A computed fold for a 71-nucleotide RNA from a Gaiellaceae bacterium, annotated as transfer RNA. Its Rfam family is "tRNA". Its mean pLDDT, the model's own confidence on a scale to 100, is 83. The RNAcentral record of the sequence draws on ENA and MGnify.
RNA sequence: GCGACCAUGGUGUAGCGGCAGCAUCCGGGGUCGUGAUCCCCGCGGCGCCGGUUCGAUCCCGGCUGGUCGCC
Numbered sequence: 001g002c003g004a005c006c007a008u009g010g011u012g013u014a015g016c017g018g019c020a021g022c023a024u025c026c027g028g029g030g031u032c033g034u035g036a037u038c039c040c041c042g043c044g045g046c047g048c049c050g051g052u053u054c055g056a057u058c059c060c061g062g063c064u065g066g067u068c069g070c071c
Stems, first nucleotide, its partner, number of pairs: 001070007010024004018054001026042005047063005
């Protein structure tokens, strides 16, 4: 230099155009002699800039970062 893949709460991940879910962490409550376990509730997220579309996490282009391959 060229190519492929990836980027979603603090962390790990699902989501094939129509409300962004799950687990865990964290906060509150219940259960409990205390603690742990267990149960309930809550907080918190689509890397950035454009394009397509009535509508984009999803499709397209670019950028940034990461992984791998080629040279």